[in-house]
This is a predicted structure of a 127-nucleotide RNA (c-di-AMP riboswitch aptamer (ydaO/yuaA leader)) from Sporomusa acidovorans DSM 3132. RNAcentral holds the sequence, with entries from Rfam. Taxonomically the source falls in Sporomusa acidovorans (Bacteria, Negativicutes, Sporomusaceae, Sporomusa).
């Protein structure tokens, strides 16, 4: 100089999941999500069980699979083309529409290093 492998730091990604404060337990808090009148939904609902979270639904299927609609992330603010990938899991438990006021909760986790899809419009920052 390459090449592989680990690890740190600082930076980046997916996510609501980030900060503060304590010896410590723990305490808030940025952002998040249930539940809950009236009115409206009866053109609704109810073993054909039903519903929540999540981008992760539908169709075709007896399930998968495969494939078409749809939904989502990824460009160092953002549009548009265009690539490349993803389309899980878990959770209530016979039960829940919207919902003011009220309750109750969640504030983990998990990955990236590469001659790489980038090209236009237009920004940001910094000198």
């Nucleotide at each position: 100089c390459c090449a592989c492998u680990u690890a740190a730091u600082a930076c980046g990604c997916c996510g609501a999941a980030u900060c503060c404060u304590u010896u410590a337990c723990a305490g808030g808090u940025a952002c998040g999500g249930a539940g809950g009148a009236u009115c409206c939904u009866a053109u609704a609902u109810u073993u054909u069980g039903g519903g929540g979270u999540g981008a992760a639904g539908c169709g075709c299927u007896a399930u998968c699979a495969a494939c078409g609609c749809a939904g989502g992330g990824c460009u160092g603010a953002g549009c548009c083309u265009g690539g490349c990938c993803c389309u899980a899991a878990c959770c209530c438990g016979g039960c829940a529409g919207c919902u003011a006021a009220c309750u109750c909760c969640g504030g983990a986790g998990g990955c990236g290093a590469a001659g790489a899809a980038a090209g236009g419009c237009g920004g940001u920052u910094u000198g």